The prediction has a mean pLDDT of 81. The RNA shown here (small-subunit ribosomal RNA) has 1513 nucleotides and comes from an uncultured prokaryote. Rfam family: Bacterial small subunit ribosomal RNA.
[in-house]
RNA sequence: GAGUUUGAUCCUGGCUCAGAAUGAACGUUGGCGGCGUGGAUUAGGCAUGCAAGUCGAGCGAGAAGCUUCCCUUCGGGGAAGUGGACAGCGGCGAAAGGGAGAGUGACGCGUGGGUUAUCUGCCCCCGGGCCUGGGAUAGCGGCGGGAAACUACAGGUAAUACCGGAUAACGUCCAGCAACGUAAAGUUGCUGGACCAAAGGUGUGAUUCCGCCUGGGGAUGAGCCCGCGUCCUAUUAGCUUGUUGGUGGGGUAAUGGCCUACCAAGGCAAAGAUGGGUACCGGGUGUGAGAGCAUGGCCCGGCUCACUGGGACUGAGACACUGCCCAGACACCUACGGGGGGCUGCAGUCGAGAAUCUUUGGCAAUGGGCGAAAGCCUGACCAAGCGACGCCGCGUGCGGGAUGAAGGCCCUCGGGUUGUAAACCGCUGUCAGAGGGGAGGAAGUGCAUAGGGGUUCUCCCCUAUGUUUGACCUAUCCUCAGAGGAAGGACGGGCUAAGUUCGUGCCAGCAGCCGCGGUAAGACGAACCGUCCAAACGUUAUUCGGAAUCAUUGGGCUUAAAGGGUGCGUAGGCGGCUUUGCAAGUUGGGUGUGAAAUGCCUCGGCUCAACCGAGGAACUGCGCUCAAAACUGCAAAGCUUGAGGGAGAUAGAGGUGAGUGGAACUAUGGGUGGAGCGGUGAAAUGCGUUGAUAUCCGUAGGAACACCGGUGGCGAAAGCGGCUCACUGGAUCUCUUCUGACGCUGAGGUACGAAAGCUAGGGGAGCGAACGGGAUUAGAUACCCCGGUAGUCCUAGCUGUAAACGAUGAGCACUUGGUCGGAGGGUCCUCCAUAGCCUUCCGGCCGUAGCGAAAGCGUUAAGUGCUCCGCCUGGGGAGUAUGGUCGCAAGGCUGAAACUCAAAGGAAUUGACGGGGGCUCACACAAGCGGUGGAGGAUGUGGCUUAAUUCGAGGCUACGCGAAGAACCUUAUCCUGGCCUUGACAUGCCAGGAUGGCGCGCCUGAAAGGGAUGGUCCCUGCCCUUCGGGUGAAACAUAGACAGGUGCUGCAUGGCUGUCGUCAGCUCGUGUCGUGAGAUGUCGGGUUAAGUCCCUUAACGAGCGAAACCCUUAUCUUUAGUUGCCAGCGCGUAAUGGCGGGGGGUCUAGUCUAGGGAGACUGCCGGUGUCAAACCGGAGGAAGGUGGGGAUGACGUCAAGUCCUCAUGGCCUUUAUGUCCAGGGCUGCACACGUCCUACAAUGCGGCGCACAAAGGGAAGCUACCUCGCGAGAGCAAGCAAAUCCCAAAAAACGCCGCUCAGUUCGGAUUGCAGGCUGCAACUCGCCUGCAUGAAGCCGGAAUCGCUAGUAAUCGCGGGUCAGCAUACCGCGGUGAAUGUGUUCCUGAGCCUUGUACACACCGCCCGUCAAGCCACGAAAGCCGGGGGGGCCCGAAGUCGCUGAGCUAACCCGCAAGGGAGAGGCGCCUAAGAUGAACUCCGCGAUUGGGACUAAGUCGUAAAAGGGUAACC
Repeated sequence: GAGUUUGAUCCUGGCUCAGAAUGAACGUUGGCGGCGUGGAUUAGGCAUGCAAGUCGAGCGAGAAGCUUCCCUUCGGGGAAGUGGACAGCGGCGAAAGGGAGAGUGACGCGUGGGUUAUCUGCCCCCGGGCCUGGGAUAGCGGCGGGAAACUACAGGUAAUACCGGAUAACGUCCAGCAACGUAAAGUUGCUGGACCAAAGGUGUGAUUCCGCCUGGGGAUGAGCCCGCGUCCUAUUAGCUUGUUGGUGGGGUAAUGGCCUACCAAGGCAAAGAUGGGUACCGGGUGUGAGAGCAUGGCCCGGCUCACUGGGACUGAGACACUGCCCAGACACCUACGGGGGGCUGCAGUCGAGAAUCUUUGGCAAUGGGCGAAAGCCUGACCAAGCGACGCCGCGUGCGGGAUGAAGGCCCUCGGGUUGUAAACCGCUGUCAGAGGGGAGGAAGUGCAUAGGGGUUCUCCCCUAUGUUUGACCUAUCCUCAGAGGAAGGACGGGCUAAGUUCGUGCCAGCAGCCGCGGUAAGACGAACCGUCCAAACGUUAUUCGGAAUCAUUGGGCUUAAAGGGUGCGUAGGCGGCUUUGCAAGUUGGGUGUGAAAUGCCUCGGCUCAACCGAGGAACUGCGCUCAAAACUGCAAAGCUUGAGGGAGAUAGAGGUGAGUGGAACUAUGGGUGGAGCGGUGAAAUGCGUUGAUAUCCGUAGGAACACCGGUGGCGAAAGCGGCUCACUGGAUCUCUUCUGACGCUGAGGUACGAAAGCUAGGGGAGCGAACGGGAUUAGAUACCCCGGUAGUCCUAGCUGUAAACGAUGAGCACUUGGUCGGAGGGUCCUCCAUAGCCUUCCGGCCGUAGCGAAAGCGUUAAGUGCUCCGCCUGGGGAGUAUGGUCGCAAGGCUGAAACUCAAAGGAAUUGACGGGGGCUCACACAAGCGGUGGAGGAUGUGGCUUAAUUCGAGGCUACGCGAAGAACCUUAUCCUGGCCUUGACAUGCCAGGAUGGCGCGCCUGAAAGGGAUGGUCCCUGCCCUUCGGGUGAAACAUAGACAGGUGCUGCAUGGCUGUCGUCAGCUCGUGUCGUGAGAUGUCGGGUUAAGUCCCUUAACGAGCGAAACCCUUAUCUUUAGUUGCCAGCGCGUAAUGGCGGGGGGUCUAGUCUAGGGAGACUGCCGGUGUCAAACCGGAGGAAGGUGGGGAUGACGUCAAGUCCUCAUGGCCUUUAUGUCCAGGGCUGCACACGUCCUACAAUGCGGCGCACAAAGGGAAGCUACCUCGCGAGAGCAAGCAAAUCCCAAAAAACGCCGCUCAGUUCGGAUUGCAGGCUGCAACUCGCCUGCAUGAAGCCGGAAUCGCUAGUAAUCGCGGGUCAGCAUACCGCGGUGAAUGUGUUCCUGAGCCUUGUACACACCGCCCGUCAAGCCACGAAAGCCGGGGGGGCCCGAAGUCGCUGAGCUAACCCGCAAGGGAGAGGCGCCUAAGAUGAACUCCGCGAUUGGGACUAAGUCGUAAAAGGGUAACC
């Protein structure tokens, strides 16, 4: 920097990613070289080989072999010489080098000092010295024991082995004197005394070379001490008896409780002792801008360890990696008696493990040991081998090459891409391969010769010449051949560079986070293509970074995690003004150190680089020293403003105790009274005739204190309220008299601390957990009601917590204001009082700057600073477990982890929602009228049935819907059965022949179809034509493209449609406000049917909607007049504009038809209103405030409906899901629902008579008139492509008659018979007619629908569909009401506001138990193992001490005896072991507890809206 919480936003906050790194591992792949690097786990066990020897110039002895001589039995033997092996004595080394990191939180390490408290072999320098004696002992030879390891005995031998004596100071010790020193400690000098040494070798030859002894000094190395620094844990708070100090003694190289005896009682610790855990430390390394954080492998320095534990010896040095002794574990040999062993050296092996190499070569180089040297030894080291483990370098070719080849992939089928890539042509030769040369790593050393120097030398140095030394590696050069031998891995949804197709279908799988996958997956798998790296690429693990996500640099705490409930106060931290001094901090200069390597800079060497070399700077640190004195500190002296004291006033529910008052309540006594009271949404339980409730009087009791009372007061907080008294704390104001920094904060500590709760004793009126009862409810362990115990009250104690909140720690200072309240003081006006003004303290509100994520805060800060304390670091688990501690208990304080999630959260925004609020509207309700729901029937749907009952539609917005009309057809993957296969239909093409089509025939068949084969007539169709014909259209037949599909997906789509809703809304531009989502505009006041209009206004305008424009209807006018109409004139008829006359003008009409126009605009008047919009009333008018009706449907919502209207992507099918045909089904019927028709009757029904419409339709049609039939209809037959003819009769109405309230003269279902019509065909399954039959039904439960006027209701008419079939649908007119002028409620809608944990938006969200699975954790009787201490017992080896009768070679004393000395014995200490008690840690554990997660389980509905009882602590 990015991703991820949201519908979107800002913030907080976690998780995740991109980077660098590694002693790595794993997967895939793998050409070469250089330089590095490689047992991180079991400090587990180890076979085998090697890793420390050397010196003969310290010593004795001396094999084999060789030479010479002698002897010989020819096998050999002996002597001398040479030679020098093996082993031994002795010296030096073995304490280095090499390995490892177990232990160790320590003077272990780092850094800086100290050592007057020390040692130091070999090395260097200086001084002095090396005299004289002795006895042994290995080896060796002899003889034994033993399997072996090894060892006993006696004999004899050497030394640079061991010992005695001499010499001896500048050494050591003692004594004395003197000087220095405040004293002490001590130092120095002088004098005297005592003590201590030695080894030789080489060589002809040693004062001279190599050694030896003594003393001093140096160098190096080491020991010890000190300041400072050095992990986590307080869920470890007290630890300590040699402990702390002193004195004497011992011990050591040396200080010291290091050890011991005695004395004293100290020492350490919150700046973390003691305990527990973990860990070698540093230079450095990784990362990071840095500060830091992490780390300590290779290399270097230090420490520690060497099978585990203990111990000493030797030595200059060890308590000793390849030495010794003892104990233990393990393992080996054994003749069972005993022995021997220690790879954390180099290789190697087993085991464990994700994992880490060769049982290589060489001392050539560097270094080490020994030696005079040659030299020997050296798994140190140098090299090689193995491993892409890391870093670096090189290569796998280069140039040309478009028919843009083939193949692959994609495709809109045109093409694109792979891609100059390949092929092909030309060229080069790195690396690897083969062959051949070859610099260098080699410097020396020794020897020989020559020369020079060191006064002498057998010694040393230098020069020259000759000679001698390479394990391993090979730069580089030449030649050869040939592009020949050499490319992969990961990734391609976003972060993050790079996409298409196919397969798959919440499967298989992917995934670092977000998340992909449920039939069109750029996310899975594959292919092609692309991207990034490249001999590697990815993954995993780990570290740092990003993470300012522990914040010193550099964070926070009102609401996101986070202020302790509040005071007092200890340690600590911080602290007013002035002066002087000191110099600890501080600052500057100088100086020492800060090892090397590493890192950085510069230069250089390998062809470059990695790598290596040289120089410089750096190493931010520590010490010493000089200087400064501002600040901090310290010391001293002062000051008054901080703080405190004094005097005088004031307010107050501040606290404690005692007393006292009235109202109310309850109980009780009495009176009145007489049936209810009480309680609720409604009731009931309860009380009441034994007299309640009500009311009056009296008495008693307990608790709380109305009004005043107030964002009033007091208190540190909790908290405090009648009145009076006593005691008492604090505050404020005024005066400015005193002290003189006495201050602030405050870890621990301590005191106070609501309510509930606990203990003991009282008290108990009311209220009231628990509990009982009554209701409510599906249930109701609740809400409501009736009772009621603890408790509430008092006293004495305990508890110590609250949403103990201003969710805001305390103190000080600074920073514009306004206003209100409380407690004081002052001042002006002559005086007093009030008002005003000024001022101090306290309590509120609003707001400037500023701050803040915003809300907001804002002199009472959440602003700006300082000081101190507390607290936070994702959510859950969890304030849980465990441990500790407090408490009588309840419980409090302290307080985790495993596991799990990718969020949890804050503020604000827009919506949606609310059993939130306000305003408004609608046949929404109310007021009415008529229905549905009951009956019968029709029709649709569900269900059932069926071979099939094709499909779709499903709350409103499916259900007389698609379907404006299923007998066949329609009709479909509906069913049964029979056929066809380029197909019923379209286009193009291959080959064919010259056919073919139509009408009529034959066989089979249910038809479709199949087959055979005649006849006849008609057309030879189009183009060209040379009229012969050709081509080939149509048709047939063949193959292959393809057709076809009412098959799937309406959740892939277009189009169309429904609904909210004809509701009034939905947006935009610019501006402004806001970090932003967004807001404003569109809000507010009026008004409207309306976001309609007006006014106001940080908004001003605009668009889509509303309105208007359009059609129709109502009035008038004008124009026109056939098929329409006709008054007046005439004729005629039973009657009719039937006819005449005429005419669209005449004198003028009217109706109708269809073209044009007029008219209505709140225009006029009055009132109301804001001078407005508008509303109310009125006039005029055919019509009045949108006149009625229609068409017209904003942004959007419902993944609404439709793939079966049509179109269309994808998928599926292709002798079938296509096509054709016959029959059946879609009509099936215990049932349920929707929509209708007809009714139940008298406002009716029936009969007769008689009147008045509109709008339509008509040629495969409407059909008049006439005849027949009771009728449906039939026959015959005019007219009419229609203002002409027909359908056509309108019906209700009206008049008269009958019926008289009944299952009827209501009602018509059902059924029988007989007919008619349409049609190939009415059985399944049509309609109609006549006669007969005459069911249910007497107005319909819960519930529910429509309608506000020419409307409802009622009456008929027509049309489309259609061969036929209408109670449906679409239209038409006739008759023609009632009610309401309201908005409480139901439903729906609009605007504003409010709450929200909702945003898939309440059909939403969400909690807990139970049941199931799985995971981790806690408890648990107990079981197993580890760790560190402590008690007691035993006690190896060993040092030390004591002893040393008996025992003992050499040695010393001694003539001897004996002594010294030694062995041995004893003692202290003590490892391992044993024992018993306690502590602590890990693991297991029947059972049990809660927790996390999981699929659509069960029960309820707790929370969020007033969440339906406000929520919470």